[in-house]
Context: one part of a larger RNA
RNA sequence: ACGAACGUUGGCGGCGUGCCUAAUACAUGCAAGUCGAGCGAGAACGGAGGGGCAACUCUCCUAGUAAAGCGGCGAAAGGGUGCGUAAUACAUGAAGAACGUACCCCCUGGAUCGGGAUAACCCAGGGAAACUUGGGCUAAUACCGGAUGAAGUCACGGGGCGGCAUCGCUUCGGGACCAAAGCUUCACGCGCCGGGGGAGCGCUUCAUGGCCUAUCAGCUAGUUGGCGGGGUAACGGCCCACCAAGGCUGUGACGGGUAGCCGGACUGAGAGGUCGACCGGCCACAUGGGCACUGAGACACGGGCCCAACACCUACGGGUGGCAGCAGUAGGGAAUCUUGCGCAAUGGGCGAAAGCCUGACGCAGCGACGCCGCGUGGAGGACGAAGGCCUUCGGGUUGUAAACUCCUUUCGGGGGGGAAGAACACUGACUUAACCCCCAGAAGAAGCACCGGCUAACUCCGUGCCAGCAGCUGCGGUAAUACGGAGAGUGCAAACGUUGUUC
Numbered sequence: 001a002c003g004a005a006c007g008u009u010g011g012c013g014g015c016g017u018g019c020c021u022a023a024u025a026c027a028u029g030c031a032a033g034u035c036g037a038g039c040g041a042g043a044a045c046g047g048a049g050g051g052g053c054a055a056c057u058c059u060c061c062u063a064g065u066a067a068a069g070c071g072g073c074g075a076a077a078g079g080g081u082g083c084g085u086a087a088u089a090c091a092u093g094a095a096g097a098a099c100g101u102a103c104c105c106c107c108u109g110g111a112u113c114g115g116g117a118u119a120a121c122c123c124a125g126g127g128a129a130a131c132u133u134g135g136g137c138u139a140a141u142a143c144c145g146g147a148u149g150a151a152g153u154c155a156c157g158g159g160g161c162g163g164c165a166u167c168g169c170u171u172c173g174g175g176a177c178c179a180a181a182g183c184u185u186c187a188c189g190c191g192c193c194g195g196g197g198g199a200g201c202g203c204u205u206c207a208u209g210g211c212c213u214a215u216c217a218g219c220u221a222g223u224u225g226g227c228g229g230g231g232u233a234a235c236g237g238c239c240c241a242c243c244a245a246g247g248c249u250g251u252g253a254c255g256g257g258u259a260g261c262c263g264g265a266c267u268g269a270g271a272g273g274u275c276g277a278c279c280g281g282c283c284a285c286a287u288g289g290g291c292a293c294u295g296a297g298a299c300a301c302g303g304g305c306c307c308a309a310c311a312c313c314u315a316c317g318g319g320u321g322g323c324a325g326c327a328g329u330a331g332g333g334a335a336u337c338u339u340g341c342g343c344a345a346u347g348g349g350c351g352a353a354a355g356c357c358u359g360a361c362g363c364a365g366c367g368a369c370g371c372c373g374c375g376u377g378g379a380g381g382a383c384g385a386a387g388g389c390c391u392u393c394g395g396g397u398u399g400u401a402a403a404c405u406c407c408u409u410u411c412g413g414g415g416g417g418g419a420a421g422a423a424c425a426c427u428g429a430c431u432u433a434a435c436c437c438c439c440a441g442a443a444g445a446a447g448c449a450c451c452g453g454c455u456a457a458c459u460c461c462g463u464g465c466c467a468g469c470a471g472c473u474g475c476g477g478u479a480a481u482a483c484g485g486a487g488a489g490u491g492c493a494a495a496c497g498u499u500g501u502u503c
Base pairs, nucleotide, nucleotide: 001501002500004499005498006497007496008495011374012373013372014371015370016369017367018366019332024330025329026328028327029326030325033073034072035071038070039069046061047060048059049058050057051056080285081284082283090209091208092207093206094205095204096203099202100201101200104198105197106196107195108194109193110192112146113145114144115143121136122135123134124133125132126131152177153176154175156173157172158171159170160169161168162167182190183189211257212256213255218248219247220246223245224244225243226242228240229239230238260282261281262280263279264275265274266273267272287308288307289306290305291304310321311320312319313318338364340363341362342361346360347358348357349356350355377407378406379405380404387398388397389396390395411444413439414438415437416436417435421430447492448491449490450489452473453472454471458487459486460485461484462483468475469474
């Protein structure tokens, strides 16, 4: 010093912090939706009125609402964990004449003519279920074809400028290829398509740096390089065919062990040593393993497929699931919290907006787990009560301590008032809050360890190498300041000790 634990004790508050072990298994709820100003369709309960003896039926409202569907954007962020990884990671510095980019900003040009489907819905069927098959109808900012296409891309021919080898920039000519979507409250609206630039973000490459081990000394066949191709946003053995025989290594290759890395944290006069919890950046992972699809972006925690283990449902044919999200449960463990409140703030997604969603977040709860602050009273009060302990029996000590007198009221308790946080009209979870005023009453609030030396603090009794203590030295065998108890004392104090780990 600590993300601590254990023992004894425990009044209040503020700010932090809390599974270090089993990346073990998980009941339950919630954690990613949103848009009707893209599209088609469209309930019910209930209410009102009419018909009817009644059952019931019709119309209107509920309502163009709910639920569902097509379509768009988001779901690749935010949140969790540290398994793996010793380098495809991280940090710092460079490079991309080898790259990508939805949403946002700026500039520029455009938006024309057509077409066929399909969900929802209706009908029929299969299945225990999950779900699914066939037929029929329909819309779009869904899908498809044609047109136009400056610019763009590609190849060709000509000119100019530049560089870093491949080349980069620019200009001229003709050629090939590729676009679009509407909605509406009709506005200076929101969108759509092509191109150029920007911002931010991402991808790739190189150099340097940071663990242990030689009781690991040789390692390597896509291996090292070339030529040609494939693939990618892009370079590249990234992949493939062929050719050559290379490449790494004592400045430690290869193997083994351990480990997420950093900003930083702790310690120390520093140099250094140790660590990487909380907060921030990057990486990796999402039951174990593999794979791609969609997409601007994933090889995708709450998407898909396959294999495996496990668990659950089953009508035995077949299905379903993944908390290392927030709470919570079992287990493991010395050990680590509430199945809370709210979207009021900050931030995020969608939306023109109103708004909806948000276990991110803001708060509250629990734990002396840590740091900090405060209190448990103040003044007076005897040559000194009682009791305890010691005693040389005279006394000493506890000790101004108590009693008693006067006073105060922090914290806690009761009552009353009461912000800021809200910008921006509305809107405050926290909130019975902060803060202010009043009331009662010393009232509700002290322990723990130690006392041979190191090391501040001493006597009596018990015990008798026993029982026990102990960090080191060592104590204990009949006068123990070292064991156990008591009284006195010393040190810290809502804590005090012990254990563990680091310097």
Predicted 3D model of a 503-nucleotide part of an RNA (small-subunit ribosomal RNA, 5' domain) from an uncultured bacterium.
The coordinates come from a structure-prediction model, not an experiment, and the mean pLDDT is 86.
The RNAcentral record of the full RNA draws on Greengenes.